[in-house]
Context: one part of a larger RNA
RNA sequence: GAGUGAACGCUGGCGGCAUGCCUAACACAUGCAAGUCGAACGAGCUUUGGCAGUUUAUCGUCAGAGUUAGUGGCAAACGGGUGAGUAAUACGUGGACAAUCUUCCCUCGAGCGGGGGAUAACUCCGGGAAACCGGAGCUAAUACCGCGUGAGACCACGUCCUGGCAUCAGGAUGAGGUUAAAGCUCCGCAAGGGGCGCUUGAGGAGGGGUUCACGGCCUAUCAGCUAGUUGGCGGGGUUAAAGCCCACCAAGGCGACGACGGGUAACCGGUCUGAAAGGACGACCGGUCACAAUGGCACUGAGACACGGGCCAUACUCCUACGGGAGGCAGCAGUGGGGAAUUUUGCGCAAUGGGGGAAACCCUGACGCAGCGAUGCCGCGUGGAGGACGAAGGUCUUCGGAUUGUAAACUCCUUUUGUCGGUGAAAAACAUUUACGUGAAUAACGUGAACUGAUUGUAUCCGGCGAAUAAGCCACGGCUAACUUCGUGCCAGCAGCCGCGGUAAGACGAAGGUGGCGAGCGUUACUC
Numbered sequence: 001g002a003g004u005g006a007a008c009g010c011u012g013g014c015g016g017c018a019u020g021c022c023u024a025a026c027a028c029a030u031g032c033a034a035g036u037c038g039a040a041c042g043a044g045c046u047u048u049g050g051c052a053g054u055u056u057a058u059c060g061u062c063a064g065a066g067u068u069a070g071u072g073g074c075a076a077a078c079g080g081g082u083g084a085g086u087a088a089u090a091c092g093u094g095g096a097c098a099a100u101c102u103u104c105c106c107u108c109g110a111g112c113g114g115g116g117g118a119u120a121a122c123u124c125c126g127g128g129a130a131a132c133c134g135g136a137g138c139u140a141a142u143a144c145c146g147c148g149u150g151a152g153a154c155c156a157c158g159u160c161c162u163g164g165c166a167u168c169a170g171g172a173u174g175a176g177g178u179u180a181a182a183g184c185u186c187c188g189c190a191a192g193g194g195g196c197g198c199u200u201g202a203g204g205a206g207g208g209g210u211u212c213a214c215g216g217c218c219u220a221u222c223a224g225c226u227a228g229u230u231g232g233c234g235g236g237g238u239u240a241a242a243g244c245c246c247a248c249c250a251a252g253g254c255g256a257c258g259a260c261g262g263g264u265a266a267c268c269g270g271u272c273u274g275a276a277a278g279g280a281c282g283a284c285c286g287g288u289c290a291c292a293a294u295g296g297c298a299c300u301g302a303g304a305c306a307c308g309g310g311c312c313a314u315a316c317u318c319c320u321a322c323g324g325g326a327g328g329c330a331g332c333a334g335u336g337g338g339g340a341a342u343u344u345u346g347c348g349c350a351a352u353g354g355g356g357g358a359a360a361c362c363c364u365g366a367c368g369c370a371g372c373g374a375u376g377c378c379g380c381g382u383g384g385a386g387g388a389c390g391a392a393g394g395u396c397u398u399c400g401g402a403u404u405g406u407a408a409a410c411u412c413c414u415u416u417u418g419u420c421g422g423u424g425a426a427a428a429a430c431a432u433u434u435a436c437g438u439g440a441a442u443a444a445c446g447u448g449a450a451c452u453g454a455u456u457g458u459a460u461c462c463g464g465c466g467a468a469u470a471a472g473c474c475a476c477g478g479c480u481a482a483c484u485u486c487g488u489g490c491c492a493g494c495a496g497c498c499g500c501g502g503u504a505a506g507a508c509g510a511a512g513g514u515g516g517c518g519a520g521c522g523u524u525a526c527u528c
Stems, first nucleotide, its partner, number of pairs: 001528004006524005013380006019373002021338001026336003030333003035074003040071002043068009053059001081291003091215007100208003105204007113147001115145002122137006152179004157174007183196005217263003224254003229251004234246003266288004270281004293314005316327004344370001346369003352366001353364004383413004393404004418465005427455001432450006472517005477498003483512005493500002
């Protein structure tokens, strides 16, 4: 000099864009943060209309609409948070998989036949303070289970061909074995057709998994480490190779090119600095990893060993009828605590994105916005022009004057900002409705119009008013731009270094003046 997720002191007008627990991965009141589908299914409730009976209350039946606890499907493995652990099962770069998986999506092919038994909801009974649980009975499905078919796939086999980096890989063909499925809805009088699904293959895209090489901290006051250890054979296991696991056999494997141990630490794209080389760092944003009170475990599933799922143990908190139960903010706000220090228990799904749904739509503390903080960067303003050999006051003085100083007053002007009044967006595309075209069609498709804004009566623009509403901080001995007076008297104090202060202190304190920066200025801390 530059920089910072900064803090502290003094001061503080506005706007835009960013950014805001670096400490206790400390504990958490309260609300919200993951649902959705009735076009998979039975049922309940509400309601509309028709019909039949009845004196009425009301009840039965048919058709429709709405709503929902339950069964079922998909999602919940994403999105959001944090950096504790981890020095390598991580990350970065480049390879390999002839050792691999993949829901939804896209392309291409084939199929969807016929049956069965349950169960929740519901009803009845019972237990419990509660959480909740048990028994009996009834019922549906795109829930569950057999049967049929078997192109393809898989398994083992025969023949032939092609290729390769070993184990081998790919293809053609023959015969054998194993293995599928589910419906819903729209148009139509119907026949039939469309849409969404379901099953089985092949390919793709995107996403994972495994593995190899190289690379990036400190410490030798850590020198030897290792028994599933190193390799083989056989088996188990996994989507998949492998001591990943197991039995047996052998005695290996690593290490001064630093093994093993200890300390520290998430890694990277990058950020800061520097002419570069390098050094330091890894907030925000993006990629990867790890974690979800602490430790362990599996279940479901295409995917988890699963933040707002489950089980067990531990610590803590809460409820209890003392028998037993409930909980996990490192999601968004917010509270206590710690700390030098870090925000609102806000608005909205209008946009973008995500989940579900045929769709309307629903959900979304992701996100879009607003609020708070000079925390940072950028921009604007606090007025402009004229105005005296120069007011008053202050300060200094050699008492002549000098300086503050065109500064003020005063005159003319302007109105950014401010305030008042008015105007008033873009961000909106969809979906839906409607018109037209195509079409047999009110299906599907295309074009136009209408409709949809949290922010927001915001931005912008126009008009009125009036210089009106707006300047500080630090320094002035040298380094280093900027000087005098008074007070103090080695005291009080200053100080980054040198050093000032003991009676004329340009260095302490105050005042006047001056210099620097300016809505900031200084100090402290840290990095180059």
Source information:
Predicted 3D model of a 528-nucleotide part of an RNA (small-subunit ribosomal RNA, 5' domain) from an Elusimicrobiota bacterium. Its Rfam family is "Bacterial small subunit ribosomal RNA". It was read from a public genome assembly. Model confidence (mean pLDDT): 82 of 100.